[in-house]
């Protein structure tokens, strides 16, 4: 330099053009226990990487950028 892939909660990841965006783990609270762990219930935590475009409507489609990652030379 060229060609891909990824970017969504603290971490690992789902998700679909449509009106509250989810799970597991983690964190916090309550219950339970003599106590801890386990277990049950509940809560908090997201400008869905950024910009532009298409659309009545974009986390989702298109283009570009950034970062990370893989391959080729």
């Nucleotide at each position: 330099g060229c060609c891909g892939c990824a970017u969504u909660a603290g971490c690992u990841c789902a998700g679909u053009g449509g009106u509250u965006a989810g799970a597991g783990c983690g964190u916090c609270g309550u219950c339970u226990u003599a106590g801890u762990a386990a277990g049950a219930c509940g809560a908090a935590g997201g400008c869905c990487u950024c910009g532009a475009g298409u659309u009545c409507a974009a986390u989702c489609c298109u283009c570009g950028a950034a970062u990370g990652u893989g391959g080729c030379u």

About this RNA
Predicted 3D model of a 73-nucleotide RNA (transfer RNA) from Perkinsela sp. CCAP 1560/4. RNAcentral holds the sequence, with entries from Rfam. NCBI's taxonomy places the organism under Eukaryota, Discoba, Kinetoplastea, Perkinselidae, Perkinsela. The coordinates come from a structure-prediction model, not an experiment, and the mean pLDDT is 80. It matches the Rfam family "tRNA". It is annotated as a transfer RNA.